Predicted 3D model of a 265-nucleotide RNA (Bacterial large signal recognition particle RNA) from a Clostridiales bacterium. The RNAcentral record of the sequence draws on ENA. Rfam family: Bacterial large signal recognition particle RNA. Gene Ontology terms of the family: SRP-dependent cotranslational protein targeting to membrane, signal sequence recognition and signal recognition particle, plasma membrane targeting. It is recorded under the gene name ffs. NCBI's taxonomy places the organism under Bacteria, Bacillati, Bacillota, Clostridia, Eubacteriales. The prediction has a mean pLDDT of 75.
C1' cells in the first nucleotide's frame, strides 16, 4: 500500500417550554433520517446525565473538532392598534366666571357718555280717606215671689167711713240676649296712584340745563382664572401586529483539519 475480521462512534439535528440540572414524549423549525416498547395528575435519568430490548452501518461522501453562513425561536428595544389603569401639566376640547373691544349686531346728532339742577323712589310728624273693634246711640227681647205703677178677687185692720200689705193680669223697666249703625267719641292697622311739613338724597328711574360722540357687551375674537376628564394628549399595563434594530441560541449547507486495533500479503 491491499484484503479480512473487530472497536470507538453513527444511524438526525436545533428553539421555546417544564426542570435544581440533563435527556425524551407534546409545541415549532430544519428537512428524511434503523425497529420495539414507557411517557404531561409527566416519563427516565445525574455531569459518561432518557431508559430496556433488538437490528444496521463502520474508520470515512457518512464519525469527531474549527470556521464561514444563517432558516427558525427567544430577549430587549421601538412603531402602531385595541382594552385597562392614571394624569391635569398640554396656546387642544368641553362648562363657568372675569377682563378687553378688533369683527359682527343693538342703540345714538329725533343728541351718546360725562357734568349740574329739580322731581319721584326712602325715613318721619301732622291731617284726610278707607277699614276693623269698642262705647254711645236706635231697636227687639227680657222678671212665679226676692223690680215698678195700677192692682180685680181676696187678705188683715177698724163699730164705720175708710186705712194697710198685695197674688193674678195688663203696662213699664234693669242686668243680661239680640239686631242696626246714618249720626258722635276713642282706640288700632301688611290699608292710601292723597294732601302737607320737616330730614334724606349712595344708588336707580323720570325731565331739565350744558357739551358734542360715543355707550353697550348679546355672537366671533383675545386674555386671565376655576372646573371636568366624553374627546385629542401625556404616562403605566395586558394582548396582537410590524420593524435595514440589539442580544443569544442555532438546523440544514458550506471550507479546512483530525481518527483506532488484530490477522494475513
Nucleotide at each position: 500500500c491491499u484484503g479480512c475480521a473487530c472497536u470507538a462512534g453513527u444511524c438526525g439535528g436545533g428553539g421555546a417550554g417544564c426542570c435544581a440540572g440533563c435527556g425524551g414524549u407534546g409545541c415549532c423549525c430544519u428537512g428524511u433520517a434503523c425497529c420495539u416498547g414507557c411517557a404531561a395528575u409527566c416519563c427516565g435519568c445525574u455531569a459518561u446525565a432518557g431508559c430496556a430490548g433488538g437490528g444496521a452501518u463502520g474508520a470515512a461522501u457518512u464519525c469527531c473538532c474549527a470556521c464561514c453562513c444563517g432558516a427558525g425561536g427567544a430577549u430587549a428595544g421601538u412603531u402602531g392598534a385595541u382594552g385597562u389603569g392614571u394624569c391635569g401639566u398640554c396656546u387642544g376640547a368641553c362648562c363657568g366666571c372675569a377682563g378687553c373691544a378688533a369683527g359682527u349686531g343693538g342703540u345714538g346728532u329725533u343728541g351718546a357718555a360725562g357734568a349740574c339742577c329739580c322731581g319721584g323712589u326712602c325715613u318721619u310728624g301732622c291731617g284726610c280717606a278707607a277699614c276693623g273693634g269698642a262705647a254711645g246711640c236706635c231697636u227687639g227681647u227680657g222678671a212665679a215671689c226676692c223690680a215698678u205703677g195700677u192692682c180685680a178677687g181676696g187678705c188683715g185692720g177698724g163699730g164705720a167711713a175708710c186705712c194697710g200689705a198685695g197674688c193674678a193680669g195688663c203696662a213699664u223697666u234693669a242686668a243680661g240676649c239680640g239686631g242696626g249703625u246714618a249720626c258722635c267719641u276713642c282706640c288700632g292697622u301688611g290699608u292710601g296712584c292723597c294732601g302737607u311739613g320737616a330730614g334724606g338724597c349712595a344708588g336707580c328711574c323720570g325731565g331739565g340745563u350744558u357739551c358734542g360722540a360715543g355707550c353697550u357687551a348679546a355672537c366671533u375674537g383675545c386674555u386671565g382664572c376655576g372646573g371636568u376628564a366624553a374627546c385629542g394628549g401625556g404616562u403605566g399595563u395586558a394582548u396582537c401586529a410590524g420593524c435595514u434594530u440589539u442580544u443569544u441560541c442555532a438546523a440544514c449547507g458550506g471550507u479546512g483539519g483530525g481518527u483506532g486495533u488484530g490477522c494475513a500479503g